Description: Predicted 3D model of a 95-nucleotide RNA (SAM riboswitch aptamer (S box leader)) from a marine eukaryotic metagenome. The model forms 91% of the base pairs in the Rfam consensus.
């Protein structure tokens, strides 16, 4: 780089001990213990197999819609907010 999906789902226990939600803002989780590592579970159904079923295997995933907005276009408005609609950015698959 090319493409598909991103409003549903689905946590316990161990280690360890201060950040963390990708940036920026806002909000929000966290010593009732975050992120991170592992173990055991569990969701899903993209990829494989096949009997076309959610079962093997590969991955992915288990706070908040990708947690919301960030750019451009419409509708409203005095503006500001609000609403839509497409994009960007990102995350996962498979090439």
């Nucleotide at each position: 780089c090319u493409u598909a999906u991103c409003a549903a789902g689905a946590a316990a226990g161990a280690c360890g001990g201060a950040g963390g939600g990708a940036u920026g803002g806002g909000c929000c989780c966290u010593a009732u213990g975050a992120u991170g590592u592992c173990u055991u579970g569990g969701c899903a159904a993209c990829c494989u197999u096949u009997u076309u079923a959610g079962a093997u295997g590969g991955u992915g995933c288990c706070a908040a819609u990708u947690c919301c907005c960030a750019c451009u276009c419409c509708a409203c408005u005095a503006a500001g907010a609000u609403g839509g609609a497409g994009g960007a950015a990102g995350a996962u698959g498979a090439g």